[in-house]
The RNA shown here (Guanidine-I riboswitch aptamer) has 107 nucleotides and comes from Alkalibacillus salilacus. NCBI's taxonomy places the organism under Bacteria, Bacillati, Bacilli, Bacillaceae, Alkalibacillus. The prediction has a mean pLDDT of 83.
RNA sequence: ACACUAGUUUUCUAGGGUUCCGCGAGACAUUUUAGUUGUCUCGGUCUGGUCCAAGAGAAAACACACAGCACUCCGCUGUGACACGGAGGGACAAAAGCCCGGGAGAU
Numbered sequence: 001a002c003a004c005u006a007g008u009u010u011u012c013u014a015g016g017g018u019u020c021c022g023c024g025a026g027a028c029a030u031u032u033u034a035g036u037u038g039u040c041u042c043g044g045u046c047u048g049g050u051c052c053a054a055g056a057g058a059a060a061a062c063a064c065a066c067a068g069c070a071c072u073c074c075g076c077u078g079u080g081a082c083a084c085g086g087a088g089g090g091a092c093a094a095a096a097g098c099c100c101g102g103g104a105g106a107u
Stems, first nucleotide, its partner, number of pairs: 007062006015052002020049002022046001023043007064080006082102001084105001088100003
């Protein structure tokens, strides 16, 4: 300097926005008034539910590798390290610790 490897999935969390729900405001209709109900518009600088979500976050299952044990067969136990990180772009409704990306860089 280069190459290979650092597994997969599910559930969840940090976090994220605004499709849908809810909430708030307004308008219209209904209504004698108030209230109720329905529709539309705006609001995520609305706590939330649905939704998205971590290589460097969590748990579990499976897989793989190595060491040991056991063995007629099914198998059992343990280990599997480290990880600072822009800008910019992309998707979905939109955004993000998502994807580009164990990237560019740094040590």